[in-house]
This is a predicted structure of a 349-nucleotide part of an RNA (small-subunit ribosomal RNA, central domain) from an uncultured bacterium.
The coordinates come from a structure-prediction model, not an experiment, and the mean pLDDT is 90.

Context: one part of a larger RNA
RNA sequence: CUGGGCGUAAAGGGCGCGUAGGCGGGCUGCCGCGUCCGGGGUGAAAUCCCACGGCUCAACCGUGGAACGGCCUCGGAUACGGGCGGUCUCGAGGGAGGUAGGGGCACGCGGAACUGUGGGUGGAGCGGUGAAAUGCGUUGAUAUCCACAGGAACUCCGGUGGCGAAGGCGGCGUGCUGGACCUCAUCUGACGCUGAGGCGCGAAAGCCAGGGGAGCAAACGGGAUUAGAUACCCCGGUAGUCCUGGCCCUAAACGUUGGGUGCUAGGUAGUAGACCAGACAUGGGUUUACUGCCGGAGCAAAAGUGCUAAGUACCCCGCCUGGGGAGUAUGGUCGCAAGGCUGAAACUC
Numbered sequence: 001c002u003g004g005g006c007g008u009a010a011a012g013g014g015c016g017c018g019u020a021g022g023c024g025g026g027c028u029g030c031c032g033c034g035u036c037c038g039g040g041g042u043g044a045a046a047u048c049c050c051a052c053g054g055c056u057c058a059a060c061c062g063u064g065g066a067a068c069g070g071c072c073u074c075g076g077a078u079a080c081g082g083g084c085g086g087u088c089u090c091g092a093g094g095g096a097g098g099u100a101g102g103g104g105c106a107c108g109c110g111g112a113a114c115u116g117u118g119g120g121u122g123g124a125g126c127g128g129u130g131a132a133a134u135g136c137g138u139u140g141a142u143a144u145c146c147a148c149a150g151g152a153a154c155u156c157c158g159g160u161g162g163c164g165a166a167g168g169c170g171g172c173g174u175g176c177u178g179g180a181c182c183u184c185a186u187c188u189g190a191c192g193c194u195g196a197g198g199c200g201c202g203a204a205a206g207c208c209a210g211g212g213g214a215g216c217a218a219a220c221g222g223g224a225u226u227a228g229a230u231a232c233c234c235c236g237g238u239a240g241u242c243c244u245g246g247c248c249c250u251a252a253a254c255g256u257u258g259g260g261u262g263c264u265a266g267g268u269a270g271u272a273g274a275c276c277a278g279a280c281a282u283g284g285g286u287u288u289a290c291u292g293c294c295g296g297a298g299c300a301a302a303a304g305u306g307c308u309a310a311g312u313a314c315c316c317c318g319c320c321u322g323g324g325g326a327g328u329a330u331g332g333u334c335g336c337a338a339g340g341c342u343g344a345a346a347c348u349c
Stems, first nucleotide, its partner, number of pairs: 003321004008302001012317001014201004021194003025088007033081002035077008049065006091191001092188003095184005103177007110154001114150008125136002162169002206247006215241002220236004258316006266294011298305002322349003331342004
């Protein structure tokens, strides 16, 4: 390189938007670029291959053939691919009418709890553990009541439930705003899929500046435990956790399963719609989208998976190629830094 692969063995990019590129629906006309058929020219010789022959054989050499995988040119074919034109609606998008939702951003509001402060009651303990001690408390703690202040998170509902591309999203209200689904079949008429680069988003921790700081809590201090105890347990406690602006760009960023389209038994449950029959209630049936469980064929090394495929086909991207060395060194690039991205080899088994 080819091939074979990527849920768990090595291997799906964290996620999206999209450039180039690759691939692309039905009918039809033209062209004849690819494609196919035929003719001609060329493809020097040598080499390679085959046959025969010459040196006693062979190497070597001679003769003939084949081959030289190709290119050029002429004529022809038009199914498929392509180009140009016309047309269509089932792909895609728009429109109209509806539905659900912790989707996003901003502002405002609320109660419980907690901590603190002030005041009242009260008077010796509280707290904590396996047991204790450090700690707090007669300068009145713990407990209890009232008031005030502050910050953070939103119990129940809550669900195998919903929304989002992913990260993720949960008190209530208002404003702004993104997407999805259902029904109608009104419009456009292939406008599509994927997507190297690129751009954007991206938990937590971390970084910079300015705020904020109740609780919790790396570091740190103390008390225990222990042979020791730089831990597990306890008492404290600072960054941080929160807000605004700017960075960082990682993850078991997981469904360890890239995206799109078509096709391929069923059973059962949930969420959100629509439709049918029914006088209503209620229950029933059909269907769409999404979310679970069980399971057939098939697939799979097996466990498993099984219309939400890991089945069956096609299109596009990413990635793997024995273990260690190593996600290291080096170079490049990004970053304030921490470090990120890209990413070897010697050597060794």